This is a predicted structure of an 88-nucleotide RNA (THF (Tetrahydrofolate) riboswitch aptamer) from a mouse gut metagenome.
RNA sequence: GAGUAGGGAUAACGCGUUAAGUACCGGACGGAUGGGAGGUUGCCGCCGGGCGAAGGAGCUCCGCUCCGCGAUGUUAUUCCGCAUCCGC
Numbered sequence: 001g002a003g004u005a006g007g008g009a010u011a012a013c014g015c016g017u018u019a020a021g022u023a024c025c026g027g028a029c030g031g032a033u034g035g036g037a038g039g040u041u042g043c044c045g046c047c048g049g050g051c052g053a054a055g056g057a058g059c060u061c062c063g064c065u066c067c068g069c070g071a072u073g074u075u076a077u078u079c080c081g082c083a084u085c086c087g088c
Base pairs, nucleotide, nucleotide: 001088006080007079008078009077010076011075012074013073014072015070016069017068024049025048026047027046029045030044031043035086036085037084039082055067056066057065058064059063
C1' cells in the first nucleotide's frame, strides 16, 4: 500500500401510493463482518412504541397504461471505508 461489513451519488428494473417499505426510540438476544484469528464505534435479524407521505390523467374501465410521489427494494458503476495480532 491493496483488500470488508457498510454509507453517499447516478442509472436500470421493481414495490407501494387502499401505506407497506423506510427513518427514529426502547428492549432482549443472536448472526455475519479486509486473506486468517478475533472484535465493536458500525451492520443485519427479532419484539414493542411514537410519527410523517402526492397523487393525477387517459382508456376498450375495478383492470391496464402514462407522468409523478416515497424517511422506498435489488443490481451495476463510482467515491468514502476496520482499531489489534498474523499474513499478502